[in-house]
Molecule: small-subunit ribosomal RNA
Organism: metagenome
RNA sequence: AGGGUUUGAUCCUGGCUCAGAGUGAACGCUGGCGGCGUGGAUUAGGCAUGCAAGUCGAGCGAUCUUAAUGUUGUGAGAAGACUGACCGUAAGGAAGGUUGACUUGUGGCAUUUUGAUAGCGGCAAACGGGUGAAUAAUACAUGGGUAACAUAUCCUAAGGAGGAAGAUAGACCCGCGAAAGUGGGAGUAAUAUUCCGUAAGCCCUUAGUGCUGAAAUGCAUUGAGGGGAAAGAUGGCCUCUAUUUAUAAGCUAUCGCCUUUUGAGUGGCCCAUGGACUAUCAGGUAGUUGGUGGGGUAAUGGCUUACCAAGCCUAAGACGGAUAGCUGGCUUUAGAGAGUGGUCAGCCACAUCGGGACUGAGACACUGCCCGGACUCCUACGGGAGGCUGCAGUCGAGAAUCUUUUUCAAUGGGCGAAAGCCUGAAAAUGCGACGCCGCGUGAGGGAUGAAGGUCUUCGGAUCGUAAACCUCUUUUGUUGGGGAGGAAAACUAACCGGUGAACAAUCGGUUAGCUUGACUGUACCUGGCGAAUAAGCCAUGGCUAACUCCGUGCCAGCAGCCGCGGUAAUACGGAGAUGGCAAGCGUUACUCGGUUUGACUGGGUGUAAAGGGUCCGUAGGCGGCCGAGCAAGUAGAAAGUGAAAUCCUUUGGCUCAACCAAAGAAUUGCUUCCUAAACUGCUUGGCUUGAGGCUGAAAGAGGAAAACAGAACUGCUAGUGUAAGGGUGAAAUCUGUGGAUAUUGGCAGGAAUGCCCGUGGUGAAGACGGUUUUCUGGUUCAGAUCUGACGCUGAGGGACGAAAGCUAGGGGAGCAAACGGGAUUAGAUACCCUGGUAGUCCUAGCUGUAAACGAUGGGCACUAGGUGUUUGUCUCGUUAGAGAUGGAUGCCGUAGAUAACUCGAUAAGUGCCCCACCUGGGGACUACGGCCGCAAGGCUAAAACUCAAAGGAAUUGACGGGGGCCCGCACAAGCGGUGGAACACGUGGUUUAAUUCGAUGCUACGCGAGGAACCUUACCAGGGUUUGACAUGCUGGUAGUAAUUGCCUGAAAGGGCGUAUGAACUGUAACCAGUCAGUUGCCAGCACAGGUGCUGCAUGGCUGUCGUCAGCUCGUGCCGUGAGGUGUUCCCUUAAGUGGGGUAACGAGCGCAACCCUCGUCCUUAGUUGCUAUUUGCGGUGUUAAAUCGUAAAGCACUCUAAGGAGACAGCCCGCGUUAAGUGGGAGGAAGGUGGGGACGACGUCAAGUCCGCAUGGCCCUUAUGUCCUGGGCUACACACGUGUUACAAUGCCUAUUACAACGGGAAGCCAAACCGCAAGGUGGAGCAAAUCCUAUUAAAGAUAGGCUCAGUUCGGAUUGGGGGUUGCAACUCAUCCCCAUGAAGCUGGAAUCGCUAGUAAUGGCGCAUCAGCUACGGCGCCGUGAAUACGUUCCCGGGCCUUGUACACACCGCCCGUCAAGCGCUGAAAGUGGGAGGUACCCUAAGCCCUGACUUCGGUCAAGAACACGGUAAAUUUCAUGAUUGGCGCUAAGUCGUAACAAGGUA
Repeated sequence: AGGGUUUGAUCCUGGCUCAGAGUGAACGCUGGCGGCGUGGAUUAGGCAUGCAAGUCGAGCGAUCUUAAUGUUGUGAGAAGACUGACCGUAAGGAAGGUUGACUUGUGGCAUUUUGAUAGCGGCAAACGGGUGAAUAAUACAUGGGUAACAUAUCCUAAGGAGGAAGAUAGACCCGCGAAAGUGGGAGUAAUAUUCCGUAAGCCCUUAGUGCUGAAAUGCAUUGAGGGGAAAGAUGGCCUCUAUUUAUAAGCUAUCGCCUUUUGAGUGGCCCAUGGACUAUCAGGUAGUUGGUGGGGUAAUGGCUUACCAAGCCUAAGACGGAUAGCUGGCUUUAGAGAGUGGUCAGCCACAUCGGGACUGAGACACUGCCCGGACUCCUACGGGAGGCUGCAGUCGAGAAUCUUUUUCAAUGGGCGAAAGCCUGAAAAUGCGACGCCGCGUGAGGGAUGAAGGUCUUCGGAUCGUAAACCUCUUUUGUUGGGGAGGAAAACUAACCGGUGAACAAUCGGUUAGCUUGACUGUACCUGGCGAAUAAGCCAUGGCUAACUCCGUGCCAGCAGCCGCGGUAAUACGGAGAUGGCAAGCGUUACUCGGUUUGACUGGGUGUAAAGGGUCCGUAGGCGGCCGAGCAAGUAGAAAGUGAAAUCCUUUGGCUCAACCAAAGAAUUGCUUCCUAAACUGCUUGGCUUGAGGCUGAAAGAGGAAAACAGAACUGCUAGUGUAAGGGUGAAAUCUGUGGAUAUUGGCAGGAAUGCCCGUGGUGAAGACGGUUUUCUGGUUCAGAUCUGACGCUGAGGGACGAAAGCUAGGGGAGCAAACGGGAUUAGAUACCCUGGUAGUCCUAGCUGUAAACGAUGGGCACUAGGUGUUUGUCUCGUUAGAGAUGGAUGCCGUAGAUAACUCGAUAAGUGCCCCACCUGGGGACUACGGCCGCAAGGCUAAAACUCAAAGGAAUUGACGGGGGCCCGCACAAGCGGUGGAACACGUGGUUUAAUUCGAUGCUACGCGAGGAACCUUACCAGGGUUUGACAUGCUGGUAGUAAUUGCCUGAAAGGGCGUAUGAACUGUAACCAGUCAGUUGCCAGCACAGGUGCUGCAUGGCUGUCGUCAGCUCGUGCCGUGAGGUGUUCCCUUAAGUGGGGUAACGAGCGCAACCCUCGUCCUUAGUUGCUAUUUGCGGUGUUAAAUCGUAAAGCACUCUAAGGAGACAGCCCGCGUUAAGUGGGAGGAAGGUGGGGACGACGUCAAGUCCGCAUGGCCCUUAUGUCCUGGGCUACACACGUGUUACAAUGCCUAUUACAACGGGAAGCCAAACCGCAAGGUGGAGCAAAUCCUAUUAAAGAUAGGCUCAGUUCGGAUUGGGGGUUGCAACUCAUCCCCAUGAAGCUGGAAUCGCUAGUAAUGGCGCAUCAGCUACGGCGCCGUGAAUACGUUCCCGGGCCUUGUACACACCGCCCGUCAAGCGCUGAAAGUGGGAGGUACCCUAAGCCCUGACUUCGGUCAAGAACACGGUAAAUUUCAUGAUUGGCGCUAAGUCGUAACAAGGUA
């Protein structure tokens, strides 16, 4: 940065499409790792479960609890003391009882203490988190205002905290209920509640003063009157006070309370500006707009209410509709813009739907309350409960979007004095390649270029140093070891400082100690192991980097656009190779870009889409010259703001990067203020050139009305007059003997105005044309007298506006839709003819459109000329005229413009101003809606769907029932044919087992085939054969072998058997081989052969045709943006692009011509097999002679043969022409203007013909589509066509006699003489490989003589019978010839059509090729006889050149239109039907607020009312869906009917 795509090619216009970037993506294939981000876009659909807002006991009572102390019970034990039944002699012992220090349990009470907490109370719960439904303005952004406001917690400053009272929850008791819950009783506390007191400041009322200010409801200040506060808690202490061992009522510290002040932050309200669509929404609005009073709010305000007034908004888009959260930003972009608003951040709105208030500093409150709906759940059926658009998660719908994780460690929030508690905020983690970034999947060496794959021209090439193999490394991985950082605080202790009376206490600081990590043993470091664990996806016809093979065969399929695929597909599918990107790659969807394709930057409107039909004029936009002032625009300076993040720049931190951080810049904007005053603007003063007025002239189909005129036409009337008239390409319908047409006189009527008349005039356009009169508009010139910018344009609006049409009334001659008739035609609802009604005319209205066109809006200015027309003025001039200067209107043309054509002072040039319009083609000058109209219809004006084009200008061709010029046996003029008959040959068709195949308008059809009985032969039937009928190579074998020969079988091919003879060459080997070796031959096998099988549309070569027509091109130059043009056109000329002249062309090539062959004249050379004039010899005929014939010699004169030359060149003369090229005539010449004929065929066209002549790519067959054989077929036969032959007869036929050729051919040949046969032919054998012999005695037509005498014949010879000959292996299908007999059609040929211009046509015979023979009447040649006609180019056909039109380019055998029929799709209408939406009126009215009243325990309760959600009713509006039937449109290889358009398209 551009590319592809309209065309045969070109330029332009113009759409479609691609390459780029991006995404909260999805889908397909694939998938190693990490970091950082990101993840419900759809159903604001429904939700199980868990969690997401609590905290404070240092506010309060109560309860439980730990511990201590005191006290009071109580259980157990118990020293000791007292007592003591009883025992004892005594000493003493001893049950029991009383008491009991002490020990150990267990209760109550009081106080203190530890921990907990249901309730009262305080604060928080209005934050944080989610979502985007609503909302087009009660929103958002930016900038202002609030002198109209509020503010809990926090900071700052000041002051204060006195006294008192009654309740209530909890707990307890008694009830109700399934539950949720709830009632009653007695009774208790507070930092809960209430009352009283106090009031500097505060609030209210009021009177002053000052200040600021635009303004006072402001600020400051002085008075007066009125109003209103509070709460305590905890720790410590004993200095004061009080009780007095110690404590609190004291002091002190901290927290809290009340009043006021200040600040910060946060909010409420108001204003301006800005950002979306729709006019197929044009009028909207009654609390609506304003005022006054009342109410209400923190506060302004119709916010609300009563009354008054009638306003208010709107084309700068009100009102309505549909859509939408807004922004910072994000994506894209060179920019301007366009698109977008997910994550992050700011604001708003919402919380199941709707309504409402309460509490509070703050809500009309996401996890509060009340009411009403819908839904879900529980229920004992009485009644209750709920709200994930919090985090996870689930269902549903969907192409689609995650863990029912961890932790409060960090950051932040709530509460608390604090510890701390709570926190799905947050931090982490998991899942997903969803995105961005980074890393890896190894590195070096390694050529037998391995194997294998693919391709192949078979040589090789490529994958490819790729692999293997060798050496090395270890990111990642795995396994061990080590191991940060995120932690700062808080707490405890000590010290210092503040408060304090204090060494209590507390606050702040320092130091020390102790302790706190979800992630996580994470990042990172390191040892071992080992290339070990790791590559795909898409593409490969062009755009667009990258190509081959196979398969398929308009099938299957591909495709973003163009387009691929119908047998050689780089485009489908596979494979190999290659290209691109890479843990991704493609696809789909969407956005910007490219696209200057909405154009501000930065487009257009003559013909491509696009100038309104024209003018007037409203709003608006724009506006002359000279001054002054202002400062709105404008410019500059400064200030404020433009949140942060993002982008950019520079640094820094993670190993880099992504990511993160810091600083700067930027934020293009808005606001305030100052300055400037050129320009625009506003105000003001002037000016005259723009504009207008005035005076005087001028031209005119300008308009309206009235009157009049002549010609023509038609009709009527009268006369004359007679058979036609009229009409057409030709006719007919029609008129006319009832007198037309024609002609003469008269009358009537309507319409239009000849000549003049002119790219002349006038008008805004439409338009305007006899003459005169009246009324009237505009224009131009001259004068320089007035006004003083009064101007230009013009959305809406208004007026005018051809023709046709409509309404009403007139009029109606001619013309003439519709309609009738006649023609034409396949048809003819047309063109042509004959009639003919609306209409055309007038009056009054309507309609409002046209190719209303210069396809060109209006105005002003500027920018070379030339030449006309028309109309003014001035000057000169006697006139004629000339010059100058205005207006209007034409043509040509410079610069310039334009895609080109063209425009060019009358611009489509250069500028300015205003309006209108365009944005691919079709659908569609349409539908729906609205407005207008009597109607017809007009104006405005879409979408679905569909195509990749549609289009403009120009170019080259081709074509034309366009034009001009020219040529050709093209026509014409002639001669002879074809088409009719019979036969022959070819073709079609039909038939057949097969009738082999090809050729098919001219340019197939007596063509391939110049010769089908077998063969040929390719076809058919049948029978055989398989390395083969034929070639080459390899391997093995092969002697009584190959070969020759005999027999059997068979239709043959083939098969089988057998006898006899019996191999070749080379070497071994200088001599000796059937036997050894090799080759040949043969046999077997393998490669291969073979194919007239397909494709002539894969090809070569060859050929036909246009056409022996005169054309076809190139180099350089020039012109054109280009395709292209020029040259090659033009004039003259020619057979010719032949030549000459001219010329932006100059030259050249292939063609033409000439060179070549042949015929015609002459010359030279040569002379056998040719010739024989002359001479001679011999022989024959002849009495001799002459003559003649044959022959020989001499000879080469002539003929001839075959080599080389000459000759003809417009050379000579005259005329014409340009003094040219040339042309007409003449002379001479054998020949005269190319002397006749032939060979020779430009660039190309027809996918012309041929694969069956040959060659050849590909495909196909391979015991057959090859090959061999026998027989058949190609020869069929109702028919049709083509080409010929023979005829139809007297210019003939028959018979007899007689004359003159040339080209050729000959050995498996031509064949002589002679003989036989009527003949075909046979016998025969001389000569000849040929200027010698033969064919071949001969030509035939011709000539002479005779016959036939106009007839189906003495014409004609088909057909058939009989008999023969010849060729051949063979003659039936299926040969030819001869003889005899038979004797068909046919008496000159319809429409139509062919050949030929001179040695030609016509006519006569002769020869040759092929060939055994022949179907030959064909083909190719030869000679004989030998005409007629051409005025001429109008016409038919073909061709050449120039020009013109074109919608054709496969090129007129082109293109193309419409109805109908079929399928599919889209859409309109429609009786209706079903849903939604917003409003209006009325009814009902929950909760709650408000008002009023009553009651009250003073907390409230009750009643009535107003307004109101939901709901209901009614009539309308609007929108969506659907609807029998119906209209239209579009699309769809080969449907029907015509042929409308493109050429003069056959009627422009």